Predicted 3D model of a 154-nucleotide RNA (glmS glucosamine-6-phosphate activated ribozyme aptamer). Of the family's consensus pairs, 88% are formed in the model. The sequence was found by an Rfam model in a public genome assembly. Rfam family: glmS glucosamine-6-phosphate activated ribozyme aptamer. About the family: This entry contains a glucosamine-6-phosphate activated ribozyme that is found in the mRNA for GlmS. GlmS is an enzyme that uses fructose-6-phosphate and glutamine to generate glucosamine-6-phosphate.
[in-house]
């Protein structure tokens, strides 16, 4: 660097439910209501240099309550530290985040659901589960990619 092997962690589409859904279950009753108890409320993908400040925070799916709401958050945008990269050293300037440059082009990656087994009086939940997505990452090509000062260091 590359291989087995152990052990840990497997990640903020995350948590929760005052509100909300007569969705389910017992009680009651003027038969639609009411009380009580419970279900239900993000499918994955991607995402953190350090502090502040500001926002209603990316991507898309056979899902449509993924709906309304709190908390929270790795997005953005600004500042300012630090750090890589623009061929050595120092200074500014720029772009970018430890796999640290910009455009184009082309490559590139799921779950959920069907369905099965299981557990619950039920709503309804857990568990295996074929295929297919779309930005970003990565990868492959091509193009482009600062100034001054030192003065041959590349």
């Nucleotide at each position: 660097a590359u291989a087995u092997a152990u052990g840990u962690g497997u990640u903020a589409g995350c948590g929760c439910c005052a509100u909300g859904u007569a969705c389910c279950u017992u009680a009651u009753u003027u038969c639609u209501a009411u009380a009580a108890g419970g279900g239900c409320g993000a499918c994955g993908a991607g995402g953190u240099a350090u502090g502040g400040g500001a926002u209603u925070a990316u991507c898309g799916a056979a899902a449509a309550u993924u709906c309304g709401g709190c908390g929270g958050a790795u997005g953005u945008c600004c500042c300012a530290u630090c750090g890589c990269c623009g061929u050595g050293c120092c200074g500014g300037c720029g772009g970018c985040g430890u796999c640290a440059c910009a455009u184009a082009a082309g490559g590139g990656c799921a779950a959920a659901u069907a369905u099965g087994c299981g557990g619950g009086u039920g709503a309804c939940c857990g568990c295996a589960g074929a295929a297919c997505a779309a930005a970003u990452a990565c990868c492959u090509u091509a193009u482009g990619g600062c100034c001054g000062g030192c003065u041959u260091u590349c």